[in-house]
RNA sequence: GGAGAUGUAGCUCAGUUGGUUAGAGCGCAACAUUGACAUUGUUGAGGUCGGAGGUUCGAGCCCUCUCAUCUCCACCA
Numbered sequence: 001g002g003a004g005a006u007g008u009a010g011c012u013c014a015g016u017u018g019g020u021u022a023g024a025g026c027g028c029a030a031c032a033u034u035g036a037c038a039u040u041g042u043u044g045a046g047g048u049c050g051g052a053g054g055u056u057c058g059a060g061c062c063c064u065c066u067c068a069u070c071u072c073c074a075c076c077a
Base pairs, nucleotide, nucleotide: 001073002072003071004070005069006068007067010026011025012024013023019057028044029043030042031041032040050066051065052064053063054062
């Protein structure tokens, strides 16, 4: 230098053909339970969907650029 994959909550990940309010498990907080802890149950907080722009009535999803990580190929004074 060329090609490709991944990026969504603190962590691991879903998200169908673009369409109702963006979700699950674990973790966290409160409450219930207990003498206390754990377990269990209920409720809740937590997200500019890596960043920017574009298309569209409407984008996590499509297009362009870009960033990070990883893989393969090439080159090497």